[in-house]
Molecule: c-di-AMP riboswitch aptamer (ydaO/yuaA leader)
Organism: Symbiobacterium sp.
RNA sequence: CCUGGCUGAAUGCUGAAUUCCCUGGUUAACCGGGGAAACGGGGAACCCAAACAGAGGGGCGAAUCCGUGCAUCGCACGGUAGGGCACCCCAGUCCGAGCCCGCCAGCUAACCUCGUAAGCGGAAAGGGGAGGUCAA
Numbered sequence: 001c002c003u004g005g006c007u008g009a010a011u012g013c014u015g016a017a018u019u020c021c022c023u024g025g026u027u028a029a030c031c032g033g034g035g036a037a038a039c040g041g042g043g044a045a046c047c048c049a050a051a052c053a054g055a056g057g058g059g060c061g062a063a064u065c066c067g068u069g070c071a072u073c074g075c076a077c078g079g080u081a082g083g084g085c086a087c088c089c090c091a092g093u094c095c096g097a098g099c100c101c102g103c104c105a106g107c108u109a110a111c112c113u114c115g116u117a118a119g120c121g122g123a124a125a126g127g128g129g130a131g132g133u134c135a136a
Stems, first nucleotide, its partner, number of pairs: 012120003018037008038116006048106001056104001057101004065079006082095004087129004
């Protein structure tokens, strides 16, 4: 100096995915049930828009699209719309997946309905700018 493993963390990161209250098993741990607020998603009129059909169509999400190769239909490589990295820009760097509905859904007020997960983190500390606090 490089690589791998383990440990170690907060004030942190992606994301809507947080906070509070009541209650049952059983007094606790633990497991479950219900509710509220907040945040987020879907469906759903007039008007407007668009049409049906099929090679269906649609939703969440940043995650679309293109090229090349293999030829095993699936994979690999390269790029890309788009997205993330503690206020912003540049630089640098990373992602560019996956899942669901089931012939059905444009927008859409009232209204109806659903979710509140999962996974990370030894650097923020390269330059510039903005702002805040404290002191004089």